[in-house]
Context: one part of a larger RNA
RNA sequence: UGACGGGGACCCGCACAAGCGGUGGAGCAUGCGGUUUAAUUCGAUGCUAAGCGAGGAACCUUACCCAGUCUUGACAUGUACCUGCAUACGCCAGAGAUGGUGUAGCCUUCGAGGGUGGUACACAGGUGCUGCACGGUUGUCGUCAGCUCGUGCCGUGAGGUGUUCACUUAAGUGUGAAAACGAGCGCAACCCCUAUCAUAAGUUACAAGUGUCUUAUGAAACUGCCGGCGUUUAAGCCGGAGGAAGGCGGGGAUGACGUCAAAUCAGCGUGGCUCUUACGACUGGGGCGACACGCGUGCUACAAUGGGAUGGAACAAAGGGACGCCAAACCGUAAGGUGGAGCAAAUCCUAGAAAACAUCCCCCAGUUCGGAUUGAGGGCUGAAACUCGCCCUCAUGAAGCCGGAAUCGCUAGUAACCGUAAAUCAGCCUCGUUACGGUGAAUACGUUCUCGGGUUUUGUACA
Numbered sequence: 001u002g003a004c005g006g007g008g009a010c011c012c013g014c015a016c017a018a019g020c021g022g023u024g025g026a027g028c029a030u031g032c033g034g035u036u037u038a039a040u041u042c043g044a045u046g047c048u049a050a051g052c053g054a055g056g057a058a059c060c061u062u063a064c065c066c067a068g069u070c071u072u073g074a075c076a077u078g079u080a081c082c083u084g085c086a087u088a089c090g091c092c093a094g095a096g097a098u099g100g101u102g103u104a105g106c107c108u109u110c111g112a113g114g115g116u117g118g119u120a121c122a123c124a125g126g127u128g129c130u131g132c133a134c135g136g137u138u139g140u141c142g143u144c145a146g147c148u149c150g151u152g153c154c155g156u157g158a159g160g161u162g163u164u165c166a167c168u169u170a171a172g173u174g175u176g177a178a179a180a181c182g183a184g185c186g187c188a189a190c191c192c193c194u195a196u197c198a199u200a201a202g203u204u205a206c207a208a209g210u211g212u213c214u215u216a217u218g219a220a221a222c223u224g225c226c227g228g229c230g231u232u233u234a235a236g237c238c239g240g241a242g243g244a245a246g247g248c249g250g251g252g253a254u255g256a257c258g259u260c261a262a263a264u265c266a267g268c269g270u271g272g273c274u275c276u277u278a279c280g281a282c283u284g285g286g287g288c289g290a291c292a293c294g295c296g297u298g299c300u301a302c303a304a305u306g307g308g309a310u311g312g313a314a315c316a317a318a319g320g321g322a323c324g325c326c327a328a329a330c331c332g333u334a335a336g337g338u339g340g341a342g343c344a345a346a347u348c349c350u351a352g353a354a355a356a357c358a359u360c361c362c363c364c365a366g367u368u369c370g371g372a373u374u375g376a377g378g379g380c381u382g383a384a385a386c387u388c389g390c391c392c393u394c395a396u397g398a399a400g401c402c403g404g405a406a407u408c409g410c411u412a413g414u415a416a417c418c419g420u421a422a423a424u425c426a427g428c429c430u431c432g433u434u435a436c437g438g439u440g441a442a443u444a445c446g447u448u449c450u451c452g453g454g455u456u457u458u459g460u461a462c463a
Stems, first nucleotide, its partner, number of pairs: 001463002003460003007457007015447002019410005026300008034291002042053002064286007073123001077122006085115001087104007106114002125275002128273003134269002136264003139260001141258001146185006152161003164177004191252004196219007222246001225240005302403001306362005312357001319350003324343002329338003369400001374395007416439007
C1' cells in the first nucleotide's frame, strides 16, 4: 500500500421490512444432468450455464452413426499437355450419389483464343486439438462512483498529499476549509422516444373547421419567483405560487481503470500442432425427438371477482405484405376450399382486438371446474409428415380442491390481468423471444437484522 475480520462509524440498493403476484405440489411444453444408444454432434456449469449459442433439427440444416462411393478432390489460384466439350431434354441400372446411352447443341477476327472437360504437378480441404498462444466480440461486479496523471510539497524509502475534513448530492455532484494547484478517463450534458403549445405543409379522416392525425421546425423547466431552514452568507433542503410538465419530468442509447488465465479456435480471423485414397468430399437411411430418474424456465389449471351461451351496442397501438397480403361472394359443422376485387400500400389486405359491458343458465360438486391421454374421421404445407409437423370435428375426460423446507419478481401507468403484431419461416413443434397497446392496484413505519456495494477508521503471525 492492499487484502481480510462472526472490529467500529457513516451512506446506498426491491437488500430487508410493508404489500401484490408467483415458483417449489399437478398435467403439459421446453432446456439441462444422468442413463441408454450404432449415434443420441458440439459448446455453455453458482451468482455471471440450463425457453442459452438455436430469430424455426421431417430431407436440407448437420457438425453425429450405419451403408454405398470419390481422391488435384464439393470450393480457389497457377503451369504444361490433350479435348468438337458448354448446356438442355430423355432412356436403362441403382436407395441415391453415380455409371452407361440417345437427341438437340456455345462465342470466334478461323490463328486456335475465350470458356468447358480430362491428365500431371504445385496445392486445396478439416465444425480436427489448444480460448492456458491470440485478435475481435461478450458476460459480470455495475450505470456502482470510482480510477489515474503532470508539476509542487512531505517522507531515507515503499509511498503519501491532491482524492482528506464539514455540509450536500443520484453522482469524486457541488460549496466551504485545507500544501496543494491544475488536468484526464468516468458522472452530468450534448443524441433518440415521450408528455404541452406555436408555426408551416398535407393524396389521412370528416358533412364541415382555427379540429384529430402525420411530418418538419421551434418554444418551454432554469431552484427562474415567494416563504422557511441551512452559519448572517454558500452549496443545497423543505413548503408554496404559476404551469402541460418541478426540482434528474418519464423511458432509451451510452458501461471508466480493472476483476474472474470468466466465455467463445463451432460466427469470423489467426500462431502452433495434427489428418492427407482421409480426421477431406458426395449420397441414401437413421440420430440430434431415446426415458427408471433429478434440476431449471414457462404455459394451463385447481374455479363463482368463476365457467358456459347469446354476439348483442363497445373501444387500441405497433407491425407485415409481390415466389406476397389476400377482400366480397359461394361451398364446408370446422380446419379449409373455390373465387378473384384491391394493394409495391396513412389509400388495399392482414384484421374479428381480447379482457370490459348487457341478458340468460349453472349453485359449490372432482362439477356445465380442469383439460392431459387415447380412439375415429378430416384439412394444410411439402418429392416425402412412420421414426418426427401443425390444425379441425366428434368421442374419451387423467392428475389437480391453492401446494413442505425453501425461494423469485415488482415502487406507477409499475405489478397483476387481457389480447395484438413481427423476426426466423415451404410448413411448424412459438406455451419461447422481441415489440405493441387495453384495464389497472396495494405498500414503503423504518434501517435492528439478511445479501451486495461505497467512503473512512482500527487490528493482523497474510501478500
About this RNA:
The part of an RNA shown here (small-subunit ribosomal RNA, 3' major domain) has 463 nucleotides and comes from a Candidatus Doudnabacteria bacterium. The organism belongs to Candidatus Doudnaibacteriota, within Bacteria.